The RNA shown here (transfer RNA) has 76 nucleotides and comes from Coprothermobacter proteolyticus. Rfam family: tRNA.
């Protein structure tokens, strides 16, 4: 210097061949209890890394960047 995965909610991760961005846990509200746990219901929470292209439409495909992980090769 090459090369490959991976980057979506506070956390873990999903979203099929491009079609309305979603689960679980945390954390808040409520039931439920004498309380508290568990348990049950609910509301909320996104610049889908970042800049650009495609296209009617982009998390998804394309170009370049910026982080993480791994392998290679090079110096010493």
């Nucleotide at each position: 210097g090459g090369g490959g995965c991976c980057g979506u909610a506070g956390c873990u991760c999903a979203a099929c061949u491009g079609g309305c961005a979603g689960a679980g846990c945390c954390a808040c509200c409520g039931g439920c209890u004498c309380a508290u746990a568990a348990c049950c219901g609910g509301a909320a929470g996104g610049u889908u890394c970042c800049a650009g292209g495609u296209u009617c439409g982009a998390g998804u495909c394309c170009u370049g960047g910026c982080g993480g992980c791994c392998c290679c090769a090079c110096c010493a």